The RNA shown here (small-subunit ribosomal RNA) has 1501 nucleotides and comes from an uncultured organism. Its mean pLDDT, the model's own confidence on a scale to 100, is 83. It matches the Rfam family "Bacterial small subunit ribosomal RNA". Its family is annotated with ribosome and structural constituent of ribosome in the Gene Ontology.
């Protein structure tokens, strides 16, 4: 998709998640927790520490001196000084850290990360080892004190002080700088020799001993300190490589690239400056614009790869936003400075402060992310000799099912398979061993009791030991012993006790997908990931039983990887599905015949380095297990150096000749450009001849022609084009090329095998060519001929016909440049059956000859094999097998559409999106089924005929309207004289109205009563209230059947709904000739094949022929009836001959006949001839024959199709009703009537009416019947009455038709409606609302538009008869006989059978489906211009600085003859320079309005 196969998107199932959201929620262990606003921060903590660097203050204790006040007279107490003291505080000099840690990703496409390398171009505090040193001097500030400013931050002046703080001198090596200078060296550099200059804390603590009054000195430890050398360690700097998207970003760059000189740094370098060159980067993506920190890793995948960077680790950068530079080993500094800018905050308005992207917390922002905790026990970090202090790093703890792992919510027995609940076909079946109830256990919580590990370093005491040292002091390292220290926390863990006791939920059950029943709901509510579910039986909504899945969760919803080979390296494509550039040159690219040597980049191989830790993986261990953790091991594809190989690529040499190419000899062509010539045809002008039409079309009309057309003959102009030849030919790279000649000039193809020596193949960008129509500028214009006019068609006809006709169509040059530019199939190259045509050369045999014939090489068709294909096909001219380069493609629409660019005069062209929207669009190939496609053939399907129907009236049915009802059903054909084969009541199922309620009916169950029949009231019946008679039948004597009557409930009842929930039954296609199987065969597969084909036939009927062979349903035969005939049988039928006869087959006979029943011959194309490709089927003719080619009618209806009818024939699921939708009566109604329609009937008349009068059937039907006859009555009909349960009696006189009389074309002696009176017949009853008779009345209609039916032979037309149904009531139905007509043929309409073809149909043409317009909706584009953002330029302004330049301002150390000098600071100039400001432009945002596209239920042409 009907259904297949294949192309192609769409979706799902998995795993992850820093999640978040809804329902739930019992515990613990580890983990993790602003992904958004790099937004603002209240408040607290987040870097200090050294008194063993130094001055000073305090405040304490002790000593002394004095003072006041008290006193118990010892003394106390309060304040002052001095001193000395060791612990403390807080400020100040000074030192060391503040560049660590600890947040954050905002900017960064860069050497900024990752990896490997380089530094002979660099630095490196604190450590660590060596070696050397620690000499002598010197001037000043902080602090304190005075003072002045100021609101506050704060700052000025003046005066004193200390240093481990500055300065200066001395000393100095294999340190550094600077000069000379040698050797080495390609540069760069290396390494030496000499000359000059560069340093420090005389220090802090501790001990000893001398020695002093007392410091001090020495002398040693230590801790610092200086200088040098090498280490670690950290870092600067620089390189290969690797590192996202857009070319709709294609040029970009002026210190730009590079070279001197100078300048700067710890260092190289345009890192700065000046001068010179004029480079440099880029299609191996330069510049630009978007996005993003980068890693290790981490999800996901079989990998390959794809997505990510949260948590840890590595690195960066970054710190309200921008600049900046200080200080330092180290910042261009998060918790420093200085400057701008905005903010927020104090302010006395003059100034100030301030930076949570640390922790913690607040706002705000969001869909959403925690405590203003505890502690330095511990690991680490900075200070310190050290105790010690600090440390929101950390270490714990709190909160959040956020996620991971564990662990509970209990086990075992337990069937009456309990209650209950649900379904139920009522039996049952499911919940369910589930409960309950026996019996145990005791995790987690709970509650009581115990209680860790992490804590041994540092430190102090002792003890040893070993160094320094004179030294058993001291100190140091180092061993052993003891002391002392835990936030987490009374936590982990362990014991005890009770007690099943406190602990279960989500989500799904149509398919994908594991799990299904009822209600309720009715395209409503609602569901959905894709498919898609819902319109009265929904496993798909809703709810509940059950079920299934996971489990302290479960499900939704983002995001990523997988399914996805669905961007394809691993691993896809492009004839038709998306996909070959319109052809060709060609530049750079990528690819490349063959031999020989080299090299060694590619490749391969060993061996080094490196590839942190953490993770992953594999072993082992540690928490009771896991999750966590800890230890080991492999691995880590990479990159680097090096050592080796030489077959391949590769580069270097040097050959080959076979790919290319040339030469030479030859050939064929519509190949190309120019000139020129030619004939025929068309138009036109002129003449002649001639007359009334030409022309034109499906028919015509517009046009031309009597001013002479058209025809015809002469002649003359003028374009354009090139019959035949002609061909499936030839040529060319494509478009293309077509009369001849005659010059230019390309290509190719054969043949020799002379030369050249790979000189090739593709080819991105790039350039040329490029039909036809356009364009632009000048001719030219016979025919054609858009636009346009008339003329026709037509509803219209801006078409198609027709009759004119401009542009063009033709040259020239000069642009378009695009096409279904198709072979819808890019170029080379090689290889891989064949047959057979045609062009071109060439060579073999033969041969008088090139006439045929074989071979070759080029070319250019068909057919076909293996192969390939999704299949159609393609197949040496490949879509086959292979290599090599280029173009292209990734769902459909939107769209080749908008923007931008690039190209054009323009018309356009090239390049080419996306929002949005759809669940598909698509290729090919099957079966249908459809064609105003094709071939064969049937059919009252046309045609011929005959007679209808559409007009008229009436009858019936329906629609519609009415109505209390006008019950209900049927609706093209295939509803409508259909269910109704028959409505006055009944029927009835509608309607008012009045009654019944277990019922009119069925089954159980209890009481009565036999049934049953009579009568009274009411009442319109039903009903409903009352009375009387009346005792039957079986018994096993208790009953019991039936029947009727009260009673209570299960129930009964419904023609109430759904025919779209059935079933059965029917109607259709259509008595059309068709519809299928098995088996084999084809075909990846749906399916084919058979069942097509040639013949035939009513028929898939028979022959034949075929990969098919069979067979089934259907055809036809077997049934039935009619048609001939035979045989039997012969009454109620029959009557030939015989008899009687009342003349009627009546009677007696009769078994011939007709007829009736029964069975049976009979017709098969058998039979002849002719016909068929066939001695086939068969057809045609012919004999025979009652009948012939299926003898004639019926009966019999394939697979199926139409959700065709029917729930109102029955039956039935559901559902709905239950003192009514049931029943029961009474009247009504189904019969209405302004129409509209189907079917029918009578007629309109003379092939007729009428009136008389003679004929000739059949089928069939009768006892609640048909009725002879007989009478009454004009008649309907009534009385009366034989006969018949019927071949016997009767319905039953058949009618048309014949014979004869009237009627004479007219609304009639047609026609019969209608209405009046007046009878008849049924029936309980004819008012509504029957049917039939008279008699009187005498309506329309004079043959019926457009349309439309029936029929083909005993038919159609015509006449009559009978039945069924039924009390009555057919013009209808269903049958029966009389009388009895035309068809050339299949072109058309309609309906069907077969076989072909096309299709975008499959609900199948009453299908599909296109555009516009109206509505809504939704995204985009132009768009006056508005107004912000955001990068960059160019020009003004120029803050802090830093560097530079300056002097007339100031200065303590040095040096000095004191006046200066060296040098330094301020202050000013100066380049540089943030922010601002000004300008155009670039990018994003936005809009009034305007274009198109989308989508939508249902509307207009």
């Nucleotide at each position: 998709u009907g259904a297949u196969c294949c192309u192609g998107g769409c979706u799902c199932a998995g795993g992850a998640c820093g999640a978040a959201c809804g329902c739930u929620g019992g515990c613990g262990g580890c983990g993790u927790g602003c992904c958004u606003c790099a937004u603002a921060c209240a408040u607290g903590c987040a870097a200090g520490u050294c008194g063993a660097g130094c001055g000073a203050a305090g405040a304490c204790u002790u000593a002394c001196c004095g003072g006041u006040c008290c006193u118990u007279c010892g003394g106390g107490a309060c304040g002052g000084g001095u001193a000395a003291g060791g612990a403390c505080u807080g400020a100040g000099c000074g030192g060391c850290g503040a560049a660590c840690g600890g947040g954050u990703g905002a900017g960064u496409a860069a050497c900024a990360c990752g990896u490997g390398g380089g530094u002979a171009a660099c630095c490196u505090g604190c450590c660590c080892a060596u070696c050397a040193g620690c000499g002598g001097g010197g001037g000043a500030u902080a602090a304190c004190c005075c003072u002045g400013g100021g609101a506050a931050a704060c700052c000025g002046g003046g005066a004193c002080u200390a240093a481990u703080a500055c300065c200066c001198c001395a000393u100095a090596a294999u340190u550094c700088c600077a000069g000379u200078u040698g050797a080495c060296a390609g540069c760069a550099g290396u390494u030496g020799a000499u000359u000059g200059g560069a340093a420090a804390a005389a220090g802090g603590c501790g001990g000893c001993c001398u020695c002093u009054u007392a410091g001090a000195a020495g002398c040693u430890g230590u801790c610092a300190c200086u200088g040098a050398u090498g280490g670690a360690u950290g870092g600067g700097c620089c390189c290969g490589c690797g590192u996202c998207c857009c070319a709709u970003u294609a040029g970009u760059u002026a210190g730009u690239u590079g070279g001197u000189g100078g300048g700067g740094u710890a260092a190289a370098a345009g890192c700065c400056u000046a001068c010179c060159a004029a480079g440099a980067c880029a299609g191996c993506g330069a510049u630009g614009g978007g996005u993003a920190g980068c890693c290790g890793g981490c999800c996901u995948g079989a990998g390959a790869g794809g997505g990510u960077g949260g948590c840890c680790g590595g690195u960066c950068a970054c710190a309200c936003u921008g600049g900046g530079a200080c200080u330092g080993a180290g910042a261009c500094a998060c918790g420093g400075c200085c400057c701008a800018g905005a903010c927020u905050c104090c302010u006395a308005c003059g100034g100030g402060a301030g930076g949570c992207a640390g922790c913690a917390g607040u706002a705000g922002g969001g869909a959403a992310u925690u405590u203003u905790g505890c502690a330095c026990a511990a690991u680490g970090g900075g200070g310190g000799c050290a105790a010690c202090c600090c440390u929101g790093a950390u270490g714990c703890a709190g909160c959040g099912a956020c996620g991971c792992c564990g662990c509970g919510u209990g086990a075992g027995c337990g069937a009456u398979g309990a209650a209950g609940g649900c379904c139920u076909u009522c039996g049952g079946g499911u919940u369910g061993u589930a409960a309950a109830g026996c019996u145990c256990u005791g995790u987690c919580a709970u509650g009581g009791g115990g209680g860790a590990c992490g804590a041994a370093c540092g430190u102090c005491c002792c003890g040893g030991u070993a160094g320094c040292a004179a030294a058993u002091a001291g100190u140091u390292g180092c061993c052993g012993g003891g002391a002392g220290u835990g936030a987490c926390g009374g936590u982990a863990c362990c014991c005890c006790a009770g007690a099943a006791g406190g602990a279960a939920g989500c989500c799904c059950c149509g398919g994908c997908u594991a799990a299904c029943u009822a209600c309720g709901u009715g395209c409503c509510a609602g569901c959905a990931g894709c498919c898609g579910c819902g319109g009265u039986a929904a496993u798909a909504c809703g709810u509940a039983g059950g079920g299934g899945g996971c489990g302290a969760g479960c499900g939704u919803u983002g995001u990523c990887c997988g399914g996805a080979a669905u961007u394809a390296c691993u691993g896809g494509g492009c004839g038709u599905a998306a996909a070959g550039g319109g052809c060709a040159c060609g530049c750079a690219g990528g690819c490349g015949g063959u031999c020989u040597g080299g090299c060694c980049a590619g490749u391969c191989u060993g061996a080094u380095g490196u590839g942190a830790a953490a993770g992953g993986c594999c072993c082992c261990g540690g928490c009771u297990c896991a999750a966590c953790c800890g230890g080991g091991g492999a691995g880590u594809g990479g990159c680097a150096u090096u050592g080796g190989a030489a077959a391949c690529u590769g580069c270097c040499a040097g050959g080959c000749u076979u790919g290319a190419g040339g030469a030479c000899g030859g050939a064929a062509g519509a190949g190309g450009a120019g000139a020129g010539c030619g004939g025929a045809a068309u138009u036109c002008c002129c003449g002649g001849u001639g007359u009334a039409g030409c022309g034109g079309u499906g028919g015509a009309a517009u046009g031309c022609g009597u001013a002479g057309a058209g025809a015809u003959c002469g002649g003359g102009a003028g374009g354009a084009a090139c019959a035949c030849c002609a061909g499936u030919g030839g040529c060319g790279a494509a478009g293309g090329c077509g009369g001849c000649u005659c010059u230019c000039u390309g290509g190719u193809c054969c043949g020799u095998a002379c030369c050249u020596g790979a000189c090739g193949c593709u080819g991105a960008g790039g350039u040329g060519c490029g039909a036809a129509a356009g364009c632009g500028u000048g001719g030219g214009u016979a025919g054609c001929g858009a636009a346009c006019a008339g003329g026709a068609u037509u509803a219209g006809a801006u078409a198609c016909c027709c009759u004119g006709g401009u542009a063009g169509u033709c040259c020239a040059c000069g642009c378009c440049g695009u096409a279904a530019a198709c072979g819808c199939u890019g170029g080379g190259u090689a290889c891989u059956a064949g047959g057979u045509g045609u062009g071109g050369g060439a060579g073999g045999u033969a041969u008088c000859g090139a006439c045929c014939c074989c071979u070759u090489c080029c070319g250019u068709g068909c057919c076909g094999g293996a192969g390939u294909u999704a299949a159609c096909g393609c197949a040496u001219u490949a879509a086959g097998u292979a290599c090599c380069c280029c173009g292209c493609c990734u769902g459909g629409g939107g769209a080749g559409u908008a923007c931008g660019g690039c190209c054009g005069c323009a018309a356009g062209g090239c390049u080419g999106a996306a929002a949005c929207u759809c669940a598909a669009a698509g290729g090919a190939a099957u079966u249908g089924a459809c064609g105003g496609g094709g071939g064969c053939c049937c059919g009252c399907a046309c045609a011929a005929g005959c007679g209808g129907u559409g007009g008229a009236g009436c009858a019936u049915g329906u629609g519609g309207u009415u109505u209390a009802a006008u019950u209900c059903g049927a609706c093209g054909c295939a509803a409508c004289g259909c269910g109704a084969a028959g409505a006055a009541c009944c029927u009835u199922a509608c309607c008012u109205g009045g009654g019944c309620u277990u019922g009119a009916c069925a089954u159980c169950c209890c009481c009565c009563g036999a049934a049953u029949c009579c009568c009274g009231g009411u009442g319109a019946a039903a009903g409903c209230c009352g009375g009387g008679a009346g005792u039957g039948c079986c018994u096993g004597c208790g009953g019991g059947a039936g029947c009727g009557g009260g009673g209570a409930g299960a129930c009964a009842g419904g023609u109430g709904c759904u025919g779209c929930a059935u079933g059965g039954u029917u109607g259709u296609c259509g008595u059309c000739a068709g519809c299928u199987c098995g088996u084999g065969u084809c075909g990846u597969g749906a399916g084919a094949u058979g069942u097509u084909g040639g013949g035939u036939u009513a028929a898939g009927u028979c022959c034949c022929g075929c990969a098919a062979c069979g067979a089934g349903c259907g055809c036809a035969a077997c049934c039935c009836u009619c048609g001939u005939u035979c045989u039997g049988u012969g009454u109620u039928a029959c009557c030939a001959g015989c008899a009687g006869u009342u003349c009627a087959g009546c009677u007696g006979g009769g078994g011939a006949c007709u007829c009736a029943c029964a069975g049976g011959a009979g017709a098969c194309u058998g039979c002849c001839g002719g016909u068929g490709a066939a001695c086939a089927a068969g057809c045609c003719g012919g004999a025979g024959g009652a009948a012939g080619g299926u003898g004639a009618g019926g009966a019999u209806g394939a697979c199926g199709u139409c959700a065709a009818a029917u729930c109102a024939u029955c039956a039935u699921g559901g559902c709905c009703u239950u003192u009514a939708u049931g029943u029961c009566c009474a009247g009504g109604g189904c019969u209405a009537c302004a129409c509209a329609c189907g079917u029918g009937c009578u007629a309109c008349a003379a092939u007729g009416g009428u009136c008389g009068g003679u004929a000739c059937a059949a089928c069939g039907g009768g006892c609640c019947g048909c009725u002879a006859g007989g009478u009454c009555g004009c008649g309907a009909g009534g009385c009366u009455a034989a006969g018949c349960g019927a071949a016997u009696c009767c319905c039953u006189g058949a009618a048309a038709a014949c014979c004869g009389g009237c009627c004479c074309c007219a609304g009639u002696u047609c026609g019969g409606a209608u209405u009046g009176c007046a009878g008849g017949c049924u029936g309980c009853a004819a008012u509504u609302c029957g049917c039939c008779u008279g008699c009187a009345u005498g309506a329309a209609g004079u043959u019926g538009g457009a349309a439309u039916c029936g029929c083909u032979a005993g038919u159609a037309a015509u006449c009559g008869c009978g039945g069924a149904u039924c009390a009555g009531a057919a013009c209808g139905c269903c049958g029966c006989g009389g009388u009895g007509a035309u068809a050339c043929g299949u072109u058309c309409c309609c309906g069907g059978g077969c076989c072909u073809u096309g299709u975008a149909c499959a609900c199948a043409c009453c299908g599909c489906c296109c555009g516009u317009c109206a509505c809504a909706c939704c995204a985009u584009g132009g768009g006056a211009g508005c107004c912000a953002a955001c990068a960059a330029c160019a020009c003004c302004c120029g803050a802090a600085g830093c560097c530079g330049g300056u002097g007339g301002g100031c200065c303590a150390a040095c040096c000095g003859c004191a006046a200066g000098g060296a040098g330094g600071c301020a202050g000013c100039c100066g380049u540089c320079g943030a922010a601002g400001g000004u300008g155009g432009g670039g990018c994003u945002g936005u809009a009034a309005c305007u274009g198109g596209g989308g989508u939508g239920a249902a509307g207009u042409c």